[in-house]
Transfer RNA from a Synergistaceae bacterium, 73 nucleotides, folded computationally. Rfam family: tRNA. Gene Ontology term of the family: triplet codon-amino acid adaptor activity. By type it is a transfer RNA.

RNA sequence: GGGCGAUUAGCUCAGUGGUAGCAGCGCUUCCUUCACACGGAAGAGGUCACUGGUUCGAACCCAGUAUCGCCCA
Numbered sequence: 001g002g003g004c005g006a007u008u009a010g011c012u013c014a015g016u017g018g019u020a021g022c023a024g025c026g027c028u029u030c031c032u033u034c035a036c037a038c039g040g041a042a043g044a045g046g047u048c049a050c051u052g053g054u055u056c057g058a059a060c061c062c063a064g065u066a067u068c069g070c071c072c073a
Stems, first nucleotide, its partner, number of pairs: 001072007010025003018056001027043005049065005
C1' cells in the first nucleotide's frame, strides 16, 4: 500500500428498512437476615464509533473518516 471483518448500556452481546433498541452480568432501591451472602420484587443506565447520502421512514442500505483484528504484498 491492497483485501476482509468488527464498532450497539460500565462489560459480554441480540436485533439486517417500519411504533417505544433485546438479554445476561454489573449498578441503585425495597423485601428477606441480628448482619452479610444467596434468593425475590422494582428501577436507572443507549444521540446504535463519527460525518454525509439514499428512502415516506435508517442501528440496519451506500460513500467517506476513525479505532481494533485477520490476511496479502